A computed fold for a 393-nucleotide part of an RNA from Prevotella sp., annotated as large-subunit ribosomal RNA, domain III. Its mean pLDDT, the model's own confidence on a scale to 100, is 80. It matches the Rfam family "Bacterial large subunit ribosomal RNA". NCBI's taxonomy places the organism under Bacteria, Pseudomonadati, Bacteroidales, Prevotellaceae, Prevotella.
[in-house]
Context: one part of a larger RNA
RNA sequence: GAGUAGCGAAAAACCGGAUGAGAAUUCCGGUCACCGAAAACCUAAGGUUUCCCGGGGAAGGUUCGUCCGCCCGGGGUUAGUCGGAUCCUAAGGUCAGGCCGAAAGGCGUAGCCGAUGGACAACAGGUUAAUAAUCCUGUACCACCUUGUUUGAGUGAUGGAGGGACGCAGAAAGCCAGGCGGGCCAACUGCUGAAUAUGUUGGUCGAAGCCCGUAGGGAGUGCUGUUGGCAAAUCCGCAGCACACAUAUCCUGAGAGGUGCAAGGUAUCUGGAACGCAAGUUUCGGAGAAUCCGCUGUGACUACGCUGACGAGAAAAGCUUCUAAACUUUGACGACGAGGUGUCCGUACCGUAAACCGACACAGGUGGGUGAGGCGAGUAGCCUAAGGUGCGC
Numbered sequence: 001g002a003g004u005a006g007c008g009a010a011a012a013a014c015c016g017g018a019u020g021a022g023a024a025u026u027c028c029g030g031u032c033a034c035c036g037a038a039a040a041c042c043u044a045a046g047g048u049u050u051c052c053c054g055g056g057g058a059a060g061g062u063u064c065g066u067c068c069g070c071c072c073g074g075g076g077u078u079a080g081u082c083g084g085a086u087c088c089u090a091a092g093g094u095c096a097g098g099c100c101g102a103a104a105g106g107c108g109u110a111g112c113c114g115a116u117g118g119a120c121a122a123c124a125g126g127u128u129a130a131u132a133a134u135c136c137u138g139u140a141c142c143a144c145c146u147u148g149u150u151u152g153a154g155u156g157a158u159g160g161a162g163g164g165a166c167g168c169a170g171a172a173a174g175c176c177a178g179g180c181g182g183g184c185c186a187a188c189u190g191c192u193g194a195a196u197a198u199g200u201u202g203g204u205c206g207a208a209g210c211c212c213g214u215a216g217g218g219a220g221u222g223c224u225g226u227u228g229g230c231a232a233a234u235c236c237g238c239a240g241c242a243c244a245c246a247u248a249u250c251c252u253g254a255g256a257g258g259u260g261c262a263a264g265g266u267a268u269c270u271g272g273a274a275c276g277c278a279a280g281u282u283u284c285g286g287a288g289a290a291u292c293c294g295c296u297g298u299g300a301c302u303a304c305g306c307u308g309a310c311g312a313g314a315a316a317a318g319c320u321u322c323u324a325a326a327c328u329u330u331g332a333c334g335a336c337g338a339g340g341u342g343u344c345c346g347u348a349c350c351g352u353a354a355a356c357c358g359a360c361a362c363a364g365g366u367g368g369g370u371g372a373g374g375c376g377a378g379u380a381g382c383c384u385a386a387g388g389u390g391c392g393c
Base pairs, nucleotide, nucleotide: 013031014030015029016028017027018026032390033389034388035387040370041369042368043367046350047349050348051075052074053073054072055071056070060068061067080141081140082346083345084344085343087118088117092113093112094111098107099106100105122139123138124137125136126135142342143341144340145339146338147337148336149335150334154327155326159322160321161320162319168308169307170306173302174301176299178296179295180294181293182292183204184203185202186201187200188199205264209259210258211257216252217251218250219249220243221242222241223240224239225238226237228236229235268287269286270285271284272283273282274281275280310313356365357364372384373383374382375381
């Protein structure tokens, strides 16, 4: 320079009370305002204790500060079923043998590693200051082991076969979540323009699993033979014959219904305790109504199911089936019941952000899911619900 510029979105504050040495800034209550396909909620990455409780007031906080994502002390993350490993493979990596190369090393088959994909068994309620499909309660499911009953001839793979198994566009149907209206239930109706009604407000909820097997979708079935599937095969393929061509049979398959549930939960009413002058707040119990109908339904599911065209749209394992070796009437495999076992890692919190990436408590950037109402074609726009905020002078 200069006590100058600035104090980081123009969403907005104001009042009362409390605490305190001290309050525009902390806490509580009220009024007002803002977002509401978000400025709400769940999460991936990333961060790594920032989470919760008690205390603090140097520094950090663009002012203040009794407050904090700051400092000090203590506490907090509970899993057979969620995600990952103990399963599988893709791109890619690595690479026994192999090929090449003065050396180092390069290429590359089988194999192995490798998710962003495939496979795979849990839901509802309650509870903590802080975790919860993890704890507790209730009701389930999966794998393996042991055991009992039953059955009575096959079982069996690293091998064969099937399956898994897939793109894009289009159309219609079924149905569920959600939403809305009515009915029903409960409470209220002081002020007032009116109001015991045809008013207002709130509620009308309820999972997985199991049983059933629907709307819909798909498939010919049986027998004989054997040149193929690197061995074998009753499997697959191929050939032949018979019977069917259907409202049959088999496979698949949302949803509804029943059960789960005389669980639970809830509007509302009510008892106790603590705090408070009071209004009331917090907390521990108890009782507990209606629990139905219709409309809509562009999102989910049936389902890449159907139809269409050409650009012709992963792999492997789990799974099914077939046999080889081997085992098995000294009882295999299976079915049903009972008992038992179930390892390791993650799990707090932020996550369109003051906690991530931007040197900052930075108007920037950041993948996925849910995403209500009125008007509306709409996830636009405007106003609102739940919820969250008023952007630290």